[in-house]
């Protein structure tokens, strides 16, 4: 210098003008609401009506403070919070699947590790229990896809033929695109995958049939580690493909709904009509049963309300220091308060600065040419002029994590290659 | 906020559950030829898709699993 890896950070700044929202505050206004005491009127003496003041609410205007994100997004996991009155058992459904830790919680996220895979490397990835419980599948090709004999090899018997021997029967021997019975998974080609591999022995031919070494599996023991697991010794049968992100089996876990949860106030109305079931009945938030509790229940049609307050933002909170831990994280001290709308605010314009891109000029550097001090080309990180650009996206009950999108830029550590000192 | 469904030639669909004969089928539209005086209809032949995108499982993926994009139910629910 180039090419990468990991982790982290920023997501424009200042000023002016205009505009939006919550809250606070001030003024004016209102067929608004409330009203202890005050005033006026009425009174059946219980109270009722009205007025000003005051308080609340609302419209408009002024002032002040504050006002989106790293993902506010997708809603993929988990928790808080709230309601469903509750308990037990079974079934169904869903999820997870190496070990230890961290956390409010998660078997799903995070940290550290084990094992496997990829990369020259920094480093990255893994849905990582079981295929000797069972079922299923493995297209095409191939003899055969876990079970089998197509070719080939070998043995025995029969048949036919040739040769030798015998007078003959018979015997011996060899051959056959012959037939039958049996043995053989070593050879063949196919395929993603072919019945452990190599060698020696052995056999009629062969084969873990036997042996040596190697690979793999299981068991026992020893050593290390909290553990997953790692290293080693001995023994065994010799080897039983792959797929569980097919059914399934094993082990473990899971109640449901969601701030449109829920609570309060106000308003409104038709507790109306029809159908079905029915007290050996129905409901109690997947289904069934039992206990227990409550009670007529379910569906359809028709009608009404469509407002306000609360939940609501101070929280497992942010930042900094110190201490503990390899780390995730924890403890402690100090400091800060930083959106709460309800058709949904946080924006627009201008100037300067900073960033990126494009086109120029000057100082400068390099290369080439010759008529030797000029010309041409390239670079241009220093100075300067002009033009353009600036992403992804937007809180809606609140948090932790994951995933996805993102113009441009910055920092730290590390790896590989080349070059220079 | 809570869920569910869908995406396959230009268009409308099937295939997906149970992976392989999918080199993806059907209808319609399109192109060429034949028929006709011409057009339509009809007949014959043809072209057109890497199954929304990416990754994984598997020997093999439109199909199974994960992530993601877009669209719809839908201003449906109280």
């Nucleotide at each position: 210098u180039c090419a990468g890896g990991u982790g982290g950070c920023c997501g424009g700044g200042u000023g002016g003008c205009c505009g939006c929202g919550u809250c606070g505050u001030g003024a004016c206004c209102g067929u608004g609401c409330g009203c202890c005491a005050u005033c006026c009127c009425a009174u059946u003496c219980g109270u009722g009506g009205g007025a000003a003041c005051c308080g609340c609410c609302g419209u408009u205007c002024g002032c002040g403070c504050c006002g989106a994100g790293g993902a506010a997004a997708g809603u993929c996991c988990g928790g808080g919070c709230u309601c469903c009155a509750u308990g037990c058992g079974g079934c169904a459904g869903g999820g997870c699947g190496c070990u230890g830790g961290a956390u409010a919680a998660a078997u799903a996220c995070c940290c550290a590790g084990g094992g496997g895979g990829g990369g020259u490397g920094a480093c990255c990835c893994c849905a990582c229990g079981g295929a000797a419980a069972g079922c299923g599948c493995c297209a095409c090709a191939g003899a055969g896809a876990c079970a089998g004999a197509c070719c080939g090899c070998c043995g025995c018997c029969c048949c036919g033929c040739g040769c030798c021997u015998u007078c003959a029967c018979g015997g011996g021997u060899g051959c056959g695109c012959g037939g039958g019975c049996g043995g053989u998974a070593a050879g063949g080609g196919u395929g993603a995958a072919a019945c452990g591999g190599u060698g020696c022995g052995g056999u009629a031919a062969g084969a873990g049939c036997g042996c040596a070494c190697c690979a793999g599996c299981g068991g026992u023991c020893c050593g290390g580690g909290u553990g997953a697991c790692c290293g080693g010794a001995c023994c065994g049968g010799c080897u039983g493909u792959g797929c569980a992100a097919g059914c399934c089996c094993c082990g473990c876990c899971c109640g449901g709904a969601g701030c449109a949860a829920g609570a309060c106030c106000a308003a409104a109305u038709a507790g109306g009509g029809g159908a079905g079931c029915a007290a050996u009945g129905g409901a109690g938030c997947g289904c069934c049963g039992c206990a227990c509790u409550c009670c007529g229940c379910u569906c359809c049609c028709g009608g009404g309300u469509a407002g306000g307050u609360u939940g609501c933002u101070u929280g497992a909170g942010g930042c900094g220091g110190c201490g503990g831990g390899u780390a995730a994280c924890c403890g402690u001290c100090g400091u800060c308060c930083u959106a709460g709308a309800g058709a949904g605010a946080u924006g627009g314009c201008c100037a300067c600065c900073a960033c990126c891109c494009c086109c120029g000029g000057c100082a400068g550097a390099g290369c080439g040419a010759c008529u030797c001090g000029u010309c041409g080309c390239u670079c241009g990180c220093g100075c300067u002029g002009g033009g353009g650009g600036a992403a992804c996206a937007g809180a809606a009950c609140c948090c932790g994590g994951c995933u996805u999108a993102c113009a441009g830029g910055c920092c730290a550590c590390c790896u590989g290659a080349c070059g220079g000192c | 906020g809570u869920c569910c469904c869908g995406g396959u030639g230009g268009u409308g669909u099937a295939g997906c559950c149970u992976g392989g004969c999918c080199u993806a089928a059907c209808a319609u539209a399109c192109c060429a030829c034949a028929c006709u005086g011409u057009c339509a209809a009809u007949g014959u032949g043809g072209a057109g898709a890497u199954c929304g995108g990416g990754g994984g499982u598997u020997c093999g993926a439109a199909u199974c699993c994960c992530c993601u994009c877009c669209g719809g139910g839908c201003g449906c629910c109280a």